[in-house]
Context: one part of a larger RNA
């Protein structure tokens, strides 16, 4: 509930794709369903709204006159939505020249550090702390320095930079692959937005099956500390952490800010393209313009805080949500899940 809202007060779906439905550029011409206007029917009385009248007035009653949209039926009009046919190039797409990038996805290769193993040298420590202590060493550690194994992670470059729809993605090589930008042209001819369901992706943690295990490290076990320590600290350590398949569907999945599109003063930076200028040759310098990314701010905006052409300014489309707090993302049901649990998602009663 014909209201008002969702950056942070309750509220933007965790992200894309996209069926229906919603909305749709410019024009020429039909059509006439929506739309507009005419005559008619019809819409009982009562009622309304004028005038008058009747009860002492008023309520209430009576009269006459008018009034209402709506719905058939029939003319009539074409400005807009629509519907049919037709043409446009601006929206949207495609080819072509060019470019930047940690976008995916497989393989294959490298150096540092860790750990263990083997062996030299060497000798009484080491290792931790706030101090200790467990825990490790004369059956030779710790240090070194030579040789092998292993797994996982890629210092510096690395940046308010890059790419991506998000989530996310960082060593090097190579295939294979998906998107983006710009130049300038050629082409299609409205193909476009947005999208309830649907579908597909989806950090970590968790789970199955089967590998793999250095290093880390939930659990557990000691050793401090403490009134006590089921923590903080310290020595070990299992799951896990990795791969490979499959399941899970969650986040502060945040810009806490949907998506697309016009439209609205500037300033400084960075990054990926193009052009122009004039020196000049330095990978330069000034300036224009298109694409991303920050940061300051003008008008508006806003409860302030902020926002501010990457707008939370001004419009328009469409879709998702909100409606005191507490019970409660709970019971319930149904829907997926192997289970953990997930979605949808309530009332009592309370203040």
């Nucleotide at each position: 509930u014909u209201g008002g809202g969702c950056g942070u007060a309750a509220a933007g779906g965790g992200c894309g794709c996209g069926c229906a439905g919603g909305c749709g550029g410019u024009u020429u011409u039909g059509u006439a369903a929506g739309c507009c206007u005419g005559g008619u029917g019809u819409u009982a009385a009562a009622g309304g709204c004028u005038c008058u009248g009747g009860c002492u007035c008023a309520a209430c009653c009576a009269g006459a006159g008018u009034u209402g949209a709506g719905c058939g039926c029939u003319g009539g009009g074409a400005a807009c939505u629509g519907c049919a046919a037709g043409a446009c190039u601006u929206g949207a797409g495609u080819c072509c020249u060019g470019g930047a990038g940690g976008g995916g996805g497989a393989g294959c290769u490298g150096g540092a550090a860790u750990u263990c193993c083997a062996g030299g040298u060497g000798u009484a420590g080491g290792g931790g702390u706030g101090a200790a202590a467990u825990c490790u060493g004369u059956a030779g550690a710790u240090a070194u320095c030579u040789g092998g194994a292993a797994g996982a992670a890629c210092a510096c470059c690395g940046g308010u930079g890059g790419c991506g729809a998000a989530g996310g993605c960082g060593a090097g090589c190579u295939c294979c692959u998906g998107g983006c930008c710009a130049u300038g042209g050629a082409c299609u001819g409205a193909c476009g937005c947005u999208g309830a369901g649907g579908c597909g992706c989806g950090a970590a943690a968790g789970c199955g099956u089967g590998g793999g295990g250095a290093g880390c490290g939930a659990a557990c076990a000691g050793g401090a500390u403490u009134a006590g320590a089921u923590a903080c600290c310290c020595u070990g350590g299992u799951a896990g952490u990795c791969c490979a398949c499959g399941c899970u569907g969650u986040a502060a999945a945040c810009g806490a800010u949907g998506u697309g599109c016009a439209c609205u003063g500037g300033g400084c930076g960075u990054u990926g393209g193009g052009g122009c200028u004039a020196u000049u040759u330095g990978a330069g310098a000034g300036u224009c313009u298109c694409g991303g990314u920050g940061c300051c701010g003008u008008a508006g905006u806003u409860a302030a805080c902020g926002c501010g052409u990457u707008a939370a300014g001004u419009g328009c489309a469409c879709c998702g949500c909100c409606u005191g707090g507490g019970g409660a993302g709970u019971a319930u049901g149904c829907c997926c899940g192997c289970a953990a649990g997930g979605g949808u998602g309530a009332a009592a009663c309370u203040c």
Predicted 3D model of a 351-nucleotide part of an RNA (small-subunit ribosomal RNA, central domain) from a metagenome. Its Rfam family is "Bacterial small subunit ribosomal RNA".